[in-house]
């Protein structure tokens, strides 16, 4: 240099063109003498950025950005 993939809660994953979950960690109760476990109950992100399709865009197209993957070149 060509090529692909991935980017969503503090973490580690899902989901899907129509109002974004789950576990795990966090807080509040219950339970204990207390922790621990367990068990309830709660708070947490609008999806890497901008544009463009669309009635609607986390999804779909485009370019940037990061991150990993092959491949190719180099002395």
């Nucleotide at each position: 240099g060509g090529g692909c993939g991935c980017g969503u809660a503090g973490u580690u994953u899902a989901a899907u063109g129509g109002u974004a979950a789950a576990a795990c960690a966090c807080a509040u109760c219950u339970c204990u003498g207390a922790u621990a476990a367990a068990g309830a109950u709660g708070a947490g992100a609008g999806c890497g950025a901008u544009a463009g399709u669309u009635c609607g865009a986390u999804u779909c197209u485009a370019u940037c950005c990061g991150c990993g993957c092959c491949c190719a070149c180099c002395g």
Transfer RNA from Candidatus Roizmanbacteria bacterium RIFCSPHIGHO2_01_FULL_40_98, 75 nucleotides, folded computationally. The same sequence occurs in records of 7 taxa.